[in-house]
RNA sequence: UGGGUUGGUCAGGUGGUUGCGGCAUAUCUCAGGAUAUGCUGAGGAAAGUCCGCACUCCACAGGGCACGAUACCGGGGAAAUCCCGGGGUGGGGCAACCUACCGGAUAGGGCCACAGAAACAUACCGCCGGUUCGCCGGUAAGGGUGAAAAGGUGGUGUAAGAGACCACUGGCAAACACAGCAAUGUGUUUGUGAGGCAACCCCUAUCGGGAGCAAGGUCAAACAGGCGCAAGUGAAUAGCCCGUUCAUUUGCCUGAAGAGGUAAUUGCGCCGGGUAGACUGCAUAGACAGAUAACCACUCAGGCAGGAUUAUUUUUUGCUGGACAGAAUGCGGCUUACAGACCAACCCAAUAA
Numbered sequence: 001u002g003g004g005u006u007g008g009u010c011a012g013g014u015g016g017u018u019g020c021g022g023c024a025u026a027u028c029u030c031a032g033g034a035u036a037u038g039c040u041g042a043g044g045a046a047a048g049u050c051c052g053c054a055c056u057c058c059a060c061a062g063g064g065c066a067c068g069a070u071a072c073c074g075g076g077g078a079a080a081u082c083c084c085g086g087g088g089u090g091g092g093g094c095a096a097c098c099u100a101c102c103g104g105a106u107a108g109g110g111c112c113a114c115a116g117a118a119a120c121a122u123a124c125c126g127c128c129g130g131u132u133c134g135c136c137g138g139u140a141a142g143g144g145u146g147a148a149a150a151g152g153u154g155g156u157g158u159a160a161g162a163g164a165c166c167a168c169u170g171g172c173a174a175a176c177a178c179a180g181c182a183a184u185g186u187g188u189u190u191g192u193g194a195g196g197c198a199a200c201c202c203c204u205a206u207c208g209g210g211a212g213c214a215a216g217g218u219c220a221a222a223c224a225g226g227c228g229c230a231a232g233u234g235a236a237u238a239g240c241c242c243g244u245u246c247a248u249u250u251g252c253c254u255g256a257a258g259a260g261g262u263a264a265u266u267g268c269g270c271c272g273g274g275u276a277g278a279c280u281g282c283a284u285a286g287a288c289a290g291a292u293a294a295c296c297a298c299u300c301a302g303g304c305a306g307g308a309u310u311a312u313u314u315u316u317u318g319c320u321g322g323a324c325a326g327a328a329u330g331c332g333g334c335u336u337a338c339a340g341a342c343c344a345a346c347c348c349a350a351u352a353a
Stems, first nucleotide, its partner, number of pairs: 001349010012299007020041009043324001047335002050333005055212004067208005072086005087102006103203002108201002110197003124143002126139005151169006171192009216280004225271007232248006249264006300322001302320007
């Protein structure tokens, strides 16, 4: 200098003009509201709504079944499909580093495409023995199929062969010793041997009520309902007024009648539930389907082109130039989107001293 890895930061700035939401104060207005001034007004993801909570209402004796989620170890955390560190197996990169997976397959069931004789129990070719020459038996060394078919080398052994047996070695498991908090690692000894899939069911362990701010709470028109009161006319009471007392309307039904039942006007008050509506829940932005903006000028990181120069450098001119995105109860996470710039550590390559 170029390329890369990991972690982090930023997500343009200033001014002017025109506007928007919220709050406070003042003035005006019957009121609704208007004007002025001041303060304040999106994010790293506000997004997806995937996980976990707070909060609210509903349900709830106890136990079990079912269903769902989670599953290496340690620490953190209210919790989490969360974070940090570590372990094991595998994959990618020259490297820094990145990345997938993680209980159980002798509890049981099921599945293993195509190919292949056979996919968990098998003999297609081959080899060996027998033979009535059709074939029968033995054999997993060799060949062939496949993602996968009784680990490798050497020997013993045999009719031919084979972990059938032996030595060494590789796999797996257990015990012991050492290291580690642990997962686990290393070593020794012993045992073992005929696969895989648990993201097929299943088994084991742990955890899990439901609905969600349109949750929920408070106040409360109109209409309808229930209860109560008042209102018309005439007469008497002292001529008038008030008050008091008495009588008095219409329809329908029952009834011979007297009479009884029922419905009907207006206004006011009260009652219970509660709709519209308002407030609250609700936050140092906040709400009402949703304000937080637009334009102009200058300027900044950066990019492109050109000129000058001391030419791996410096300077200058012009053009360009900022992504993804938009709070709606709040919080912790995850995931996804994102132009460009900067910082730190590390890796690789080249060059110079």